Record summary:
SAM riboswitch aptamer (S box leader) from Oceanobacillus jeddahensis, 98 nucleotides, folded computationally. The prediction has a mean pLDDT of 85.
RNA sequence: CUUAUCUAGAGAGGCGGAGGGACUGGCCCUUUGAAGCCUCGGCAGCGGACUAUAUUAGUACUGUGCCAAUUCCAGUAGCAUGAAAGCUUAGAGAUAAG
Numbered sequence: 001c002u003u004a005u006c007u008a009g010a011g012a013g014g015c016g017g018a019g020g021g022a023c024u025g026g027c028c029c030u031u032u033g034a035a036g037c038c039u040c041g042g043c044a045g046c047g048g049a050c051u052a053u054a055u056u057a058g059u060a061c062u063g064u065g066c067c068a069a070u071u072c073c074a075g076u077a078g079c080a081u082g083a084a085a086g087c088u089u090a091g092a093g094a095u096a097a098g
Base pairs, nucleotide, nucleotide: 001098002097003096004095005094006093011040012039013038014037015036019029020028021027023075024074025073026072041067042066043065046063047062048061049059050058051057052056071092077088078087079086
């Protein structure tokens, strides 16, 4: 850079000791213990592998990923409204494969 997906799903323990949720604003989480590291567990099913009744479905062995809140919400443009709530969408971001 290209393509696909992003309203589902899944946490305990140890070390650690103040931040974290990408960015900005908001709003949240957090000393009843943040980030990070380790162990074990789990979710998912993108690539490989394997199986079958084979343009598909499955297994969960392997390489990744993930386990507060819709990508937490908004950010650009449009629709709608007296206003707010609302809907669609661009961009940005995340993950996988190339």